[in-house]
RNA sequence: GAUUUAUAAAGAAGUGGCGAGAGACUGGCUCGAUGACCCACUGGCAACCCUCAGAAAGAGAAGGUGCCAAUUCCUGACCGGAUAACAUGGUGUUAUUUGGAGAUAUAAAUU
Numbered sequence: 001g002a003u004u005u006a007u008a009a010a011g012a013a014g015u016g017g018c019g020a021g022a023g024a025c026u027g028g029c030u031c032g033a034u035g036a037c038c039c040a041c042u043g044g045c046a047a048c049c050c051u052c053a054g055a056a057a058g059a060g061a062a063g064g065u066g067c068c069a070a071u072u073c074c075u076g077a078c079c080g081g082a083u084a085a086c087a088u089g090g091u092g093u094u095a096u097u098u099g100g101a102g103a104u105a106u107a108a109a110u111u
Base pairs, nucleotide, nucleotide: 001111002110003109004108005107006106007105008104013042014041015040016039017038021031022030023029025076027074028073043068044067045066048064049063050060051059052058072103078100079099080098081097082096083095084094085093086092087091
């Protein structure tokens, strides 16, 4: 890197360093010299692996990851439902909304 499965509306920040962009990408919207992002330390959240128990429910947090602005911040040339407006020959277009797919992230496993 690829594949499979699961999850993604909850939760959790201080100090120091650095110094300009950052939030994956698109369009929005937001964060940022009152110092973001990133890095280090400390702290915390969660409970995938794990540990205990084991029929299951469950309990725990030593260890391996992960995470600690905003729902994955919202959105996505695709597919379906609902509503409305407009046009119309049974339908179409647009808007709003909703479900799915897709995308992304993380874990566990395989390669």

A computed fold for a 111-nucleotide RNA from Pedobacter ginsenosidimutans, annotated as SAM riboswitch aptamer (S box leader). Its mean pLDDT, the model's own confidence on a scale to 100, is 84. The sequence is in RNAcentral, with records from Ribocentre. It matches the Rfam family "SAM riboswitch aptamer (S box leader)". From the family's description: The SAM riboswitch is found upstream of a number of genes which code for proteins involved in methionine or cysteine biosynthesis in Gram-positive bacteria. Its family is annotated with regulation of gene expression in the Gene Ontology.